[in-house]
Context: one part of a larger RNA
RNA sequence: AGCGCACGGAGGAUGCCUAGGCACUAGGAGCCGAAGAAGGACGUGGCGAACAACGAUACUGCCUCGGGGAGCUGUAAGCAAGCUUUGAUCCGGGGAUUUCCGAAUGGGGAAACCCAGCCGUUGUAAUGGACGGUUACUGUUAGCUGAAUACAUAGGCUAACGUGAGGCAUACCAGGGGAACUGAAACAUCUAAGUACCCUGAGGAAGAGAAAACAAAAGUGAUUCCGUCAGUAGCGGCGAGCGAACGCGGAACAGCCCAAACCAGAGAGCUUGCUCUCUGGGGUUGUAGGACAGCUCACAUGGAGUUACAAAGGUGUAGGUUAGGUGAAGAGGUCUGGAAAGGCCCGCUAGAAGAGGUAAAAGCCCUGUAGCCAAAAACCUGCACCCUCCGAGCUGUAUCCUGAGUACGGCGGGACACGUGAAACCCCGUCGGAAUCCGGCAGGACCAUCUGCCAAGGCUAAAUACUCCCUAGUGACCGAUAGUGAAGCAGUACCGUGAGGGAAAGGUGAAAAGCACCGCGGGAGCGGAGUGAAAAAGAACCUGAAACCGUGCGCUU
Repeated sequence: AGCGCACGGAGGAUGCCUAGGCACUAGGAGCCGAAGAAGGACGUGGCGAACAACGAUACUGCCUCGGGGAGCUGUAAGCAAGCUUUGAUCCGGGGAUUUCCGAAUGGGGAAACCCAGCCGUUGUAAUGGACGGUUACUGUUAGCUGAAUACAUAGGCUAACGUGAGGCAUACCAGGGGAACUGAAACAUCUAAGUACCCUGAGGAAGAGAAAACAAAAGUGAUUCCGUCAGUAGCGGCGAGCGAACGCGGAACAGCCCAAACCAGAGAGCUUGCUCUCUGGGGUUGUAGGACAGCUCACAUGGAGUUACAAAGGUGUAGGUUAGGUGAAGAGGUCUGGAAAGGCCCGCUAGAAGAGGUAAAAGCCCUGUAGCCAAAAACCUGCACCCUCCGAGCUGUAUCCUGAGUACGGCGGGACACGUGAAACCCCGUCGGAAUCCGGCAGGACCAUCUGCCAAGGCUAAAUACUCCCUAGUGACCGAUAGUGAAGCAGUACCGUGAGGGAAAGGUGAAAAGCACCGCGGGAGCGGAGUGAAAAAGAACCUGAAACCGUGCGCUU
C1' cells in the first nucleotide's frame, strides 16, 4: 500500500409523514374610489425586534345588538400588573374612530415632507402658536360680470350638485392600432394571424338582437351558444394551407320605444304671414302602416308593471346568507405493550360505519357527522297586498307622412371561408349622387319574371365566456431537487444604476418529562447521575445509503 472482517467519523440519499401546493365540481359573489380607493409609510403593548391586529379613542382596541358560558390579556414561553357569572376572552350583524402618503385635489415637492390663504374656536401683555372646517382641475345648471366692437359673443368670477379623475382579476368582452420567428422543405403573393403585443372603454358578463333576413315553387320567422351538415361546397404561387352556409337536432326564449305627417300651447326671427325652436298629445308598419274623415264599443268586475317596453317606494309572508344549539351507542373483560384504538371474549348504536384527534389501528373516548332546531341586526330571492300605469276596432283612399349628402355609382382599400375573380352582400376614403308607395332593397355580375323584405334612429333578459375572491367538497394529482418561485416571517435574503432577476431552508419526543446534582476542562465539550419505551431520540435532535476519512485485527506484497 492493497484486499477482507469488525467498529467509527462525515454526509444527508432512501423510507415514512404533512403543516403547503395543483387540478376540478356545486353554490355564492363578481367591483372599490373625492363620504378619499387599491397599495403603502410611520406609529400603537408594562418589558428589545419582527409578524399579524389596530390608528393619537391606536396590540384583535371604542359603542351597540345578538351568540356563547369560564376562563382571559395574539404569534410567545417568562416576569409584572390586571380583566371576568354585574358574563370577560371569543364568534357574528350594525356603527364610531381611522395619523401621513397615495387619483391626492390649498401651493410646492426628491411619496409618506415643506409652506400657506380664508372662516370659527382657543391661547399670549403682544407677536409667534394650537384645534376644527374650507380652498385643485373639469362637467352640468344658475347667477353676476364682460374685450377687440355699438348690441352681442368669446372670456372672467361666484354658487349648487355623491359629474368625472384613480385602482384592478397578468381572466373573460368590445373597439382602435398591429408584428416577426415559423410553414411553404429556398422565397416574394400566401401562412403564422388579425395571433402576440400596445392603447381606449365597459360589465358581471360583454357583444349581438326583433328582418330592406333566409329560402326556393315548399316553407321558416330577433339574437346568442352547442351538436350535425363537413374537412363538404368553395378559396388557394389551385402550393403550403384556409375553410363556410342552407337545412336538421338541441339550450334558452320577449319583445318594444322614437323621428315624421296632424293637433294644442309657449317662445324666437323677420321678408307681417310665414318660418324655426321647445313642451305636451298623436304615431311606429310591409297582407303596407299611420295622419286625415266618418262610425262602433269602452273608462275597470279588465289588463300590465320595477329586466327593455313610464316610474318610486311601503307592508306582510316564505326561503336563504352572515354567529350558533341539540345530537345515539362500551370510562366492558382479558393478553401484549411505555402507551390500546391492536389480538381474543362478551355487548350496544346507526336518518349517525364521512372525517379529524386521542401515547399504536376507536361506529359506541373527544371534536364532530346524519337528522332536528335557531337571529336582536344587516343583506339576497320569491310571493301577496298597498301602490303605479293603460283605450281598442271597422270603413273610406282625395291629400299628407314613413329616417338624404343617405342609398347607389366611378376610383382606391378593408372585411366577408371567398387572394379581383363573373364577385354579389357589408364597411371605409375620395369624387359624383337618386326615388318617395304608381316607391325602394335583396335573392352571389347583370336583365326579366317571380318570391322575400322595408335601409339610411334607438332599447332589450335568458341560454354563452371567465375566476382575484367566499363556502362546501372531490382527486388511478405532488409529497420537500416533487408540488406554487415561496410547506419555515418569500417575491424575502441576495444580485443589478435601472427595467428586472431571484434563492436556500420541513420532521426530538406520546408528553419538555429539554439532563437537577457531581467530576474534568478557560471554553466547546465529555464522563457519571437522572428523565424517557428508546438519548445509538440531547435540540448540529426520525430513519441515516453512497462518495470521502479513520481505528483495530487478519491475509498478501

The part of an RNA shown here (large-subunit ribosomal RNA, domain I) has 557 nucleotides and comes from Paenibacillus camelliae. The sequence was found in a public genome assembly. Its Rfam family is "Bacterial large subunit ribosomal RNA".